RNA sequence: GCGGGAUUAGUUUAGUGGUAGAAUACAUCCUUGCCAAGGAUGAGACACGGAUUCGAUUUCCGUAUCCCGCA
Numbered sequence: 001g002c003g004g005g006a007u008u009a010g011u012u013u014a015g016u017g018g019u020a021g022a023a024u025a026c027a028u029c030c031u032u033g034c035c036a037a038g039g040a041u042g043a044g045a046c047a048c049g050g051a052u053u054c055g056a057u058u059u060c061c062g063u064a065u066c067c068c069g070c071a
Base pairs, nucleotide, nucleotide: 001070002069003068004067005066006065007064010024011023012022013021018054026042027041028040029039030038047063048062049061050060051059
């Protein structure tokens, strides 16, 4: 330099044009004499910029970071 892959909540991940689910962690409450365990509720996320579209996490282009391969 070229090609390919990945990027979603604090962490691990699902999803794939109609506005995002889970686990775990966190907060509050209940249960217990206390802790742990358990239960209920809640807050929290689509790497960034542009394009297409009525509508983009999803499609296209570029950028950034990481990984793999070729030279």
This is a predicted structure of a 71-nucleotide RNA (transfer RNA) from Candidatus Campbellbacteria bacterium CG22_combo_CG10-13_8_21_14_all_43_18. The RNAcentral record of the sequence draws on ENA. The source organism's lineage runs through Bacteria, Bacteria candidate phyla and Candidatus Campbelliibacteriota. It matches the Rfam family "tRNA". The family's RNA type in Rfam is transfer RNA.